[in-house]
RNA sequence: GCUCCCAUCGUCUAGCGGCCUAGGACGGGGCCCUCUCAAGGCUCAAACACGGGUUCGAUUCCCGUUGGGAGCA
Numbered sequence: 001g002c003u004c005c006c007a008u009c010g011u012c013u014a015g016c017g018g019c020c021u022a023g024g025a026c027g028g029g030g031c032c033c034u035c036u037c038a039a040g041g042c043u044c045a046a047a048c049a050c051g052g053g054u055u056c057g058a059u060u061c062c063c064g065u066u067g068g069g070a071g072c073a
């Protein structure tokens, strides 16, 4: 330098054009329970890397950028 793959709550991940407010687990806050703690129950907050494009509609498709990974040279 070329080609390919990946990027979603703090972490691991599901989703894959509209369905509802992006779901789950762990973690975090609050409450209940308990003499207290742990465990358990209820509840709350938290995310689509960035910029364009296509489309009536994009987290999803296309292009580019950034970051990570693999291969070739």
Stems, first nucleotide, its partner, number of pairs: 001072007010026004018056001028044005049065005

Predicted 3D model of a 73-nucleotide RNA (transfer RNA) from a Myxococcota bacterium.
The coordinates come from a structure-prediction model, not an experiment, and the mean pLDDT is 81.
It matches the Rfam family "tRNA". It is annotated as a transfer RNA. Gene Ontology term of the family: triplet codon-amino acid adaptor activity.
The source organism's lineage runs through Bacteria, Pseudomonadati and Myxococcota.